The prediction has a mean pLDDT of 82. This is a predicted structure of a 74-nucleotide RNA (transfer RNA) from a Balneolaceae bacterium. The sequence is in RNAcentral, with records from ENA and Rfam. The organism belongs to Balneolaceae, within Bacteria. Its Rfam family is "tRNA".
[in-house]
RNA sequence: CGAGGCGUGGCGUAGUCCGGUAGCGCACUCGGCUGGGGGCCGAGGGGUCGCAGGUUCAAAUCCUGUCGCCUCGA
Repeated sequence: CGAGGCGUGGCGUAGUCCGGUAGCGCACUCGGCUGGGGGCCGAGGGGUCGCAGGUUCAAAUCCUGUCGCCUCGA
């Protein structure tokens, strides 16, 4: 320098192909069962999808640029 992959709550991930209310597990908070812990059950809070711009009635998803990490090539 070139090619490809990945980036989504605190952590790990689904959703992207084919645009239509951002979901799941763990963790966290509150409550219940228990003498307490642990465990189980119920409820709840937390993310605008790496960043910027564009297209669209509507973008995590499509397009452009850009940043970080990984792999391959030179």